Model confidence (mean pLDDT): 84 of 100. Predicted 3D model of a 478-nucleotide part of an RNA (small-subunit ribosomal RNA, 3' major domain) from an uncultured bacterium. Rfam family: Bacterial small subunit ribosomal RNA. RNAcentral holds the full RNA, with entries from ENA and SILVA.
Context: one part of a larger RNA
RNA sequence: UGACGGGGGCCCGCACAAGCAGCGGAGCAUGUGGUUUAAUUGGAUGCGACGCCAAGAACCUUACCAAGGCUUGACAUGGUCGGGAAAGCUGGAGAAAUUCAGCCCUCCUUCGGGACUCGAUCACAGGUGGUGCAUGGCUGUCGUCAGCUCGUGUCGUGAGAUGUUGGGUUAAGUCCCGCAACGAGCGCAACCCCUGUCCCAUGUUGCCAGCGAGUUAUGUCGGGGACUCAUGGGAGACUGCCGGUGACAAAUCGGAGGAAGGUGGGGAUGACGUCAAGUCAUCAUGCCCCUUAUGUCUUGGGCUACAAACGUGAUACAAUGGCUGUGACAAAGAGUAGCUGAAACGCGAGUUUUUAGCCAAUCUCAAAAAAGCAGUCUCAGUUCGGAUUGAAGUCUGUAACUCGACUUCAUGAAGUUGGAAUCGCUAGUAAUCGCGGAUCAGCAACGCCGCGGUGAAUACGUUCCCGGGCCUUGUACA
Repeated sequence: UGACGGGGGCCCGCACAAGCAGCGGAGCAUGUGGUUUAAUUGGAUGCGACGCCAAGAACCUUACCAAGGCUUGACAUGGUCGGGAAAGCUGGAGAAAUUCAGCCCUCCUUCGGGACUCGAUCACAGGUGGUGCAUGGCUGUCGUCAGCUCGUGUCGUGAGAUGUUGGGUUAAGUCCCGCAACGAGCGCAACCCCUGUCCCAUGUUGCCAGCGAGUUAUGUCGGGGACUCAUGGGAGACUGCCGGUGACAAAUCGGAGGAAGGUGGGGAUGACGUCAAGUCAUCAUGCCCCUUAUGUCUUGGGCUACAAACGUGAUACAAUGGCUGUGACAAAGAGUAGCUGAAACGCGAGUUUUUAGCCAAUCUCAAAAAAGCAGUCUCAGUUCGGAUUGAAGUCUGUAACUCGACUUCAUGAAGUUGGAAUCGCUAGUAAUCGCGGAUCAGCAACGCCGCGGUGAAUACGUUCCCGGGCCUUGUACA
C1' cells in the first nucleotide's frame, strides 16, 4: 500500500421487511449429470453451466458409430510428362458412392502453342485432431457500481502519501465550502434513439367535419385539409418563478403555472481492472500431432436410449370457473420459389387443371383473445383436468419405421394448491389475455425476441440475511 475480520462509523441496492404471483408435489415439454450403447459427437459446470452454443438433429446439417469406397485427393496454386473435350443421355452391376459399355462431342492460333479438361508424378492440399494454462478477436462477471489514474508542486531515507481526506449535498469523485496543493485525463452527466404535449409545412395508398352523388351496405364516387394519422421541421423543463430551511453556498422541502417537475418514462452507451473466467467447434493464429488417414465420398444408424436424480418452462387441480351462442375494441410485424381472398368440396386438418388482389399506409396473412351480454353446469375426480392408448385421416418432403406436425372419433391417467427450502417483481410494473417475427420444405416452439389489451397490492423502516461504496481500526496474511 492492499486484502481480510462472527471490529467500528456513514450510505446504497426488490438485499431484508411489507405485499402479489410462483417454483419445490402431479403428468407433459426441454436442457443436464448419471447409467446404457457399436455410437449415444463436442463444448458450457457456484453466483456468471443446465429452453446455454443450437434463430429449427427424419436425409442433409453431423463433427459420432457400422459397412462399402478413394489416395495430389471433396477444395487451392504451381512445375514436368502423356492424352483428350468435359459434362450430359441410354443400358448393365451396386445400398449408394462408384464403375463398365454405347451414344454425343470443343474454342482461339503467328501452327510453335494456348484456353479448358483427363491421367501419371512432384511440391503440396486437408484435419470440427491437441493445447483458451502459448495467443488475437469477441463475450460473461463484479456493475451502469462510482470509481480508476496522471502532470507539476509539497512531505517522507524509502515503499509511498498528498490531491481523491474533512463539513454539507447528490442517483453520481454530482456540486458547494474548506484545505499544500494547483490543474488534467478515463468514467458520471449531457450530446444520440423511442415515447408523452403543442405549433408549422405537406396530403397518397391514409382521413371524412361540412357540401353533393350513389348503394341493401361500405370514403364507394365528386370533392375537401378541418380532425385522426403519416413524414419532415420547430417549441417545450432550465430548480426558470414564489415561499420555507440552509453557511450569504451547493442543495433540499412545499407551491404556482404546465401535457410533462426536479434524471418525465424507456433504450443504446459498461472506466482502470478482477476471475491463468468462457470460446483453438464462428473466425484468425504459434507450437505439437495425423498424411492409403485423425483427410475425403457414400448408405444405414446415432445425437430422440432410460431404473432413479437436478435445473428451466408450459398445462392443470376448477364456479373470480368450464361449455355453448352472440355483427365489441389493438399494436407491432411478414409476404413473389411468397402472402393468399372469394367460390365449390370436406365434420375437420385440408383440397381444387375454378377465379381475384398484392413487390404492399393500396392486397393478403387477420379471427385479436381475455372483457361484455344471454343460456347451461351446481361442488363431484365432475360438462374440472387433459396425459396415455386404439382406429381413421391431412400436409410437407426422394423419404415421416427408428424419429415430424396437425385433424376427427373413441379412450379419459396423475392431479383437490404442494415438506424443508427457494425465485421474480416498486406502476402502466406484477399478474393475466391474445397477436407477430426470426430460424424454417415441414416441425418436436410450451423456447427465444418483440407487440399491444385488461390491470393491482405493498414499502413502518434499515435491527437482521446477501452484495456493494467511503472513512477508520486490528492483523503472526501478500